RNA sequence: GCGGCUCUGGAGAAGCCCGGAAACGGGGACCGAAGGUGUAAGGCGGACGGCAGGGAAUGGGAAUCCCUCCGCCGAAUCUCUCAGGUAAAAGGACAGAGAGGA
Numbered sequence: 001g002c003g004g005c006u007c008u009g010g011a012g013a014a015g016c017c018c019g020g021a022a023a024c025g026g027g028g029a030c031c032g033a034a035g036g037u038g039u040a041a042g043g044c045g046g047a048c049g050g051c052a053g054g055g056a057a058u059g060g061g062a063a064u065c066c067c068u069c070c071g072c073c074g075a076a077u078c079u080c081u082c083a084g085g086u087a088a089a090a091g092g093a094c095a096g097a098g099a100g101g102a
Stems, first nucleotide, its partner, number of pairs: 002101001005098005016027004029086003035082001036080001038078001042073006053067004
C1' cells in the first nucleotide's frame, strides 16, 4: 500500500399533493455522497489488393517515424438521475483512529 471489521466525524433535497379506515396506489417537484451510466489525457488495433488517407527522411523505393480518420479500452466529489434519497432514525462518498487478516 490492499480488502473486510470496530469507533469517531460526515453534505444535499417537500415530514409535498390526491385517493384510501389502513395496507397500499397514483401525481408532478427537488437532491447526489451507497451502487450504476457517460466522459479527458493516454493506450491498443485497423486504414488491405491495382494508383489505394496525408506528410517527413532518401537520388528513388522499402523499412521507420509523425499527423489524420475509424473501432475498442480508459478517472473523478465531473456528468446523467436508472437505482437511491428529500423531519428524526437508518443509510452515507470521503476522512481520522484502533485491533487483526492476506
Molecule: Glycine riboswitch aptamer